c-di-GMP-I riboswitch aptamer from a Chloroflexota bacterium, 92 nucleotides, folded computationally.
Its Rfam family is "c-di-GMP-I riboswitch aptamer". Rfam describes the family as follows. GEMM was predicted in a large-scale screen for bacterial structured RNA regulatory elements. Rfam links the family to the GO term cyclic-di-GMP binding.
Taxonomically the source falls in Chloroflexota (Bacteria, Bacillati).
It was read from a public genome assembly, where an Rfam model found it.
The coordinates come from a structure-prediction model, not an experiment, and the mean pLDDT is 86.

[in-house]
RNA sequence: GCGCGAUAAAGGCAAACCCGGGGCGACCCGGGGACGCAAAGCCACGGGACUCGAAGGCGGCCCAGCCGCCCCGAGUCAGCCGGGUUACCGAA
Numbered sequence: 001g002c003g004c005g006a007u008a009a010a011g012g013c014a015a016a017c018c019c020g021g022g023g024c025g026a027c028c029c030g031g032g033g034a035c036g037c038a039a040a041g042c043c044a045c046g047g048g049a050c051u052c053g054a055a056g057g058c059g060g061c062c063c064a065g066c067c068g069c070c071c072c073g074a075g076u077c078a079g080c081c082g083g084g085u086u087a088c089c090g091a092a
Base pairs, nucleotide, nucleotide: 004090005089012037013036017032018031019030020029021028022027035079041085042084043083045082046081047080048077049076050075051074052073053072056070057069058068059067060066061065
């Protein structure tokens, strides 16, 4: 240095929920709060899930309407997985 991660040391982050605020929404920001996390630091590159929005296609039904799926566009989630990148400590 790389790999690895311990009943080590110093620390760090912060789920659910509550309060305030932003957003049509998924969700985000601040405060409180800790379920947990060795990257639960950062990045939407791949997959996935979720939200919003028409048109089109398919199917169902109580058929002039409603519902579901597919497709398209725009977004959200990094604590869903993979990937990229940076990093504290140093036992086996």